[in-house]
Context: one part of a larger RNA
RNA sequence: UGACGGGGGCCCGCACAAGCGGUGGAGUAUGUGGUUUAAUUCGAAGCAACGCGAAGAACCUUACCAGGCCUUGACAUCCCGAGCGAAGCUAUGGAGACAUAGUGGAGGUUAUCUCGGUGACAGGUGGUGCAUGGUUGUCGUCAGCUCGUGUCGUGAGAUGUUGGGUUAAGUCCCGCAACGAGCGCAACCCUUGUGAUAUGUUACCAAUAUUCAGUUAGGGACUCAUAUCAGACUGCCGGUGACAAACCGGAGGAAGGUGGGGAUGACGUCAAAUCAUCAUGCCCCUUAUGGCCUGGGCUACACACGUACUACAAUGGCGGAUACAAAGGGCAGCGAGACUGUGAAGUUCAGCGAAUCCCAUAAAGUUCGUCUCAGUUCGGAUUGAAGUCUGCAACCCGACUUCAUGAAGUUGGAAUCGCUAGUAAUCGCGAAUCAGCAUGUCGCGGUGAAUACGUUCCCGGGCCUUGUACA
Numbered sequence: 001u002g003a004c005g006g007g008g009g010c011c012c013g014c015a016c017a018a019g020c021g022g023u024g025g026a027g028u029a030u031g032u033g034g035u036u037u038a039a040u041u042c043g044a045a046g047c048a049a050c051g052c053g054a055a056g057a058a059c060c061u062u063a064c065c066a067g068g069c070c071u072u073g074a075c076a077u078c079c080c081g082a083g084c085g086a087a088g089c090u091a092u093g094g095a096g097a098c099a100u101a102g103u104g105g106a107g108g109u110u111a112u113c114u115c116g117g118u119g120a121c122a123g124g125u126g127g128u129g130c131a132u133g134g135u136u137g138u139c140g141u142c143a144g145c146u147c148g149u150g151u152c153g154u155g156a157g158a159u160g161u162u163g164g165g166u167u168a169a170g171u172c173c174c175g176c177a178a179c180g181a182g183c184g185c186a187a188c189c190c191u192u193g194u195g196a197u198a199u200g201u202u203a204c205c206a207a208u209a210u211u212c213a214g215u216u217a218g219g220g221a222c223u224c225a226u227a228u229c230a231g232a233c234u235g236c237c238g239g240u241g242a243c244a245a246a247c248c249g250g251a252g253g254a255a256g257g258u259g260g261g262g263a264u265g266a267c268g269u270c271a272a273a274u275c276a277u278c279a280u281g282c283c284c285c286u287u288a289u290g291g292c293c294u295g296g297g298c299u300a301c302a303c304a305c306g307u308a309c310u311a312c313a314a315u316g317g318c319g320g321a322u323a324c325a326a327a328g329g330g331c332a333g334c335g336a337g338a339c340u341g342u343g344a345a346g347u348u349c350a351g352c353g354a355a356u357c358c359c360a361u362a363a364a365g366u367u368c369g370u371c372u373c374a375g376u377u378c379g380g381a382u383u384g385a386a387g388u389c390u391g392c393a394a395c396c397c398g399a400c401u402u403c404a405u406g407a408a409g410u411u412g413g414a415a416u417c418g419c420u421a422g423u424a425a426u427c428g429c430g431a432a433u434c435a436g437c438a439u440g441u442c443g444c445g446g447u448g449a450a451u452a453c454g455u456u457c458c459c460g461g462g463c464c465u466u467g468u469a470c471a
Stems, first nucleotide, its partner, number of pairs: 001471002003468003007465007015455002019419005026310008034301002042053002064296007073121001077120002079117005092104002095100001123285002126283003132279002134274003137270001139268001144183006150159003163174003189262004194230007204220002208217002233256001236250005312412001316371007328359003333352002337348004378409001383404007425447007
C1' cells in the first nucleotide's frame, strides 16, 4: 500500500421488511447429470453451465458409429506428358444399397479446357483457450480508476481523491499544500409523451351530394404519416440552509426536478468462456486423425436436477350472439372470393414486390343459455382406428385433423424465485430460423392491481477509520 475481520461509523440496491404471483407435489415439453449403447459427436459447470452454442438433428446438417469405397485426393498453386471433335454436360440400355467402375449407340455446345503421371503439397470440427489475436460473460451502469507539476517522507509511498454539507453520481458547493488534467458520471444519439408550421397518396371523413350498401364522388377541417422547429432550465414564487451547493412545498404547464424506455459498460478482476464462427504459434495424423457414400446414432431410459407449458376448476367449463389493437411479414411468396370436405385441408383463381392486395376472425371482454361441486360437461396424458400436409423419403424419428379412449392431479414438505406502475398478474397477435417442425427465443399491443412503517437482521456493493502472525 492492499486484502481480510462472526471490528467500528456513514450510505445504497426488490437486499430484507410490506405486498402480489410463482417454483419445489402431478402430467407433458425441453436442457443437463447418470446409466446404457457399435455410436448415443463436441463444448458450457456456483452466482456468471443446465429452453446455453443450436434463429429450428427424418436424409442433408453431422463433427459420432457400422459397412462399402478413394489415395496429389472434394478444394489451391506449380512441374512433366498427352488430347483437340477428346473430356465434361443432357437423355437412355444393362451391374451396384449408393459412392462408383467399365461399356454400347445418339445429339448438340464450349476454350486456356480436360485427362494421365510424378512430387512439392493439399486436407484435419485432431491436441493445447495454461502459448495467442479477435469476440464475450462477470463484479456493475457500481462510482470509481489514474496522471503531470508542486509539496511532505531516508524509502515503500502520501498529498491531490481526505474533511463539512449535498447528489442517482469523485454530482456540485465550501474548506484545505496543493494547483490542474485524463478515462469514467452527466450531456450530445434513438424512441415515447404536448404543440406549431409545411406537405397530402395508397392514409383520414365533420359539414355536402349520391346509393340497397361501401369514402363511392367532389372537397378539405380532424386523424394519421413524413420533415423542420418550439417546449423543461430548479427558469419563477415561498420556506429551510453557511449569503453556498442543494433540499421541501407551490404556481404555470401535455410533461417537473435524470419526465418514461433504450443504446452507451472506466482502470481492472476471475490463467473466467471460446483453437468447434474465424484467425493463429507449437505438437500430432498423411493409402489416414484426410475424402466420398448407404444405413444407423445425436430422439436410448431404473433414476436425479434445472427451466418452462397445461392443470387441479364456478372470478370456472361448454354452446350461441357481439365489440375494440399494435407491431410485423409477403414473388420458388402472401393468397381474397367461390366450390368440395365434420375437419386438418383440397380445387380453381382475383389482387398485391404492398399506408392500396393478402396473412388476419385478435383473445381475455360484453351478452343469452346450460352445468351445480362430483375426479365431474374439471383435467387432458396415454392408447386404438381413419386421415391431411410438407418432402426422393415421416419405420427408427415430423406437425396437424376427426372419431373413440379418458391417466396423474382436489393448490403442493423443507426450502426457494420474480416484481415498485402502465410494473406484477393475466389475454391474445407477429417475426427470425425454416421444405416441414415452437410449451423456446425476440418483439407487439389489450385488461390492469397490491404494498413500501422502516434499515435491527440476511445477501451484494461504495466511502472513511481501526486491528492483523496474510501478500
Predicted 3D model of a 471-nucleotide part of an RNA (small-subunit ribosomal RNA, 3' major domain) from a wallaby gut metagenome. Model confidence (mean pLDDT): 82 of 100.